[in-house]
Context: one part of a larger RNA
RNA sequence: GGCGCACGGUGGAUGCUCAGGCGAUGAGAGGCGAUGAAGGACGUGGACAGCUGCGAAAAGCUUCGGUGAGCCGCUAACAGGCUAUGACCCGGAGAUCUCCGAAUGGGACAACCCGCGCAGGGACUACCUGCCAUCUCUCAGUGAAUUCAUAGCUGUGAGAAGCCAACCCAGGGAACUGAAACAUCUAAGUACCUGGAGGAAAAGAAAGCAAAUAGCGAUUCCCCUAGUAGUGGCGAGCGAACGGGGAUCAGCCUAAACCAAUUCAGUGCAAGCUUACUGGCGUUGCUGAAUAGGGGUUGUGGGAUUCUUCCGGAGGAACAGUAACACCUCCGACGAGUUACAAAGGUUCGAGUUAGUAGAACGGCAUGGAAUGGCCGGCCAUAGACGGUGACAGCCCGGUAUAUGAAAAUUCGAGCUCUCGUGAAGAACACCCGAGUACCGCAGGACACGUGCAAUCCGGCGGGAAUCUGGGACGACCAUGUUCCAAGGCUAAACACUACUCAUCGACCGAUAGUGAACAAGUACCGCGAGGGAAAAGUGAAAAGAACCCCGGUUAGGGGAGUGAAAUAGAACCUGAAACCGUGUGCCU
Repeated sequence: GGCGCACGGUGGAUGCUCAGGCGAUGAGAGGCGAUGAAGGACGUGGACAGCUGCGAAAAGCUUCGGUGAGCCGCUAACAGGCUAUGACCCGGAGAUCUCCGAAUGGGACAACCCGCGCAGGGACUACCUGCCAUCUCUCAGUGAAUUCAUAGCUGUGAGAAGCCAACCCAGGGAACUGAAACAUCUAAGUACCUGGAGGAAAAGAAAGCAAAUAGCGAUUCCCCUAGUAGUGGCGAGCGAACGGGGAUCAGCCUAAACCAAUUCAGUGCAAGCUUACUGGCGUUGCUGAAUAGGGGUUGUGGGAUUCUUCCGGAGGAACAGUAACACCUCCGACGAGUUACAAAGGUUCGAGUUAGUAGAACGGCAUGGAAUGGCCGGCCAUAGACGGUGACAGCCCGGUAUAUGAAAAUUCGAGCUCUCGUGAAGAACACCCGAGUACCGCAGGACACGUGCAAUCCGGCGGGAAUCUGGGACGACCAUGUUCCAAGGCUAAACACUACUCAUCGACCGAUAGUGAACAAGUACCGCGAGGGAAAAGUGAAAAGAACCCCGGUUAGGGGAGUGAAAUAGAACCUGAAACCGUGUGCCU
């Protein structure tokens, strides 16, 4: 030196574990903010670096409930306190809530600086309280060029702003890539930017589909139809609908014609005042515009207007009286209602949510450090889910099944109150039925559909209809036929998502895994910055965490002693692999 064997050191793999993650199901909530948010800075404890809580009233204050013996967070010890006059803790409501931040009196390099600002208090000053940003709308005042007016200015009142994970709608909108290159095409109306909203959003009550002489009946979503019909440098690719089966179901309001009212403008003095008669009135009539009201809402066309017929009751005014089929009001009856179709409350009851409460049944023997394991004998069960307890517990503990509970706040539902609405048929007439619209041309975009025979939908430029004897669609276009009424609006549910709360679950992970983060983690650290971004869990059942002695520097570290089942469990602490480094010994050289 090599090869073995034994015993160590180093190292932290492996095994076991869970405090943390990941995914899902059901329910809730789906927003917070000028009454100052989200997020922060700085403070705040007897002593306090960090986290947590809180805000100069500062690990807290008040009150109402719950609970019931301990408590002063993580956090041990010290000091000092609180608590059956109910502390601590849990829940409802409230008070306080520095400074920055939309940040809003002005400014600024966020957490700072400056207003002899205005008003009130105070003693005038010091000090205290409140107010003083911008924009939009309403109303009022004032008020130029310029007479009226308008712009502008000033003020009252109301509102907005900013943040937020995904989902949603809209306005813009790529490229890599694929086409085995690449330009049409694709990727993709994706990523991304911007605006806006809601708990969902969007869509939505047919100018729809369809069929060929049959029919359906708003929208949305799912499964088929179907990788079909199509489209496509007919390449790569893209890719329906009708129809069928389901989920869920809900329908409505206006514009116009016409009526009367008010105001304004024009015209105008004989018409009008519901009708008939009698009396009476006199800036009232007519036309146009605006405003709010009545009326009206449809496609077997509907409505308006006029006339005719039928239709509950009572009362009343309209210039006066009488009468009337006309007008208004009330009652009855019927219908409807707070999510569209109008809209606001009150009250009663019920069911939840935000603290809780009760909750069955076991002992012995031996082993062991310890019994939940073994043996023996019992019991409960609407509870044998789960977790803990010194090894594996239905009966030891917390719980579980089940039953039960709210002073206060809040959600949902129902009843009552309350609120709203109310005729039918026929005939005549030809008044109305959404205009720079439909449609056409040109160049585009969206439709599965790339201009194609290209219908349909949308906006740009230029032209530009009709009013029911009307108009659109049925994939160029025309005819016949069928079907539907555009150019105004609202609308729950079924469908999308989860930053957040609660409950439950997992042939999900178990510390190089699972979130980047099981630990003071978006921390330490790096970067001017945008940004990047870690490592790091485990003594023991219980600290019983090693009194005392010895070596040593009043060390470190170690040896005894002691604790413990175990100390090769000693805090660099469960297990403790390998590489690597030793000590002893056997054999070989």

Large-subunit ribosomal RNA, domain I from a Myxococcales bacterium, 589 nucleotides, folded computationally. Its Rfam family is "Bacterial large subunit ribosomal RNA". Its family is annotated with ribosome and structural constituent of ribosome in the Gene Ontology. The coordinates come from a structure-prediction model, not an experiment, and the mean pLDDT is 81. It was read from a public genome assembly. Taxonomically the source falls in Myxococcales (Bacteria, Pseudomonadati, Myxococcota, Myxococcia).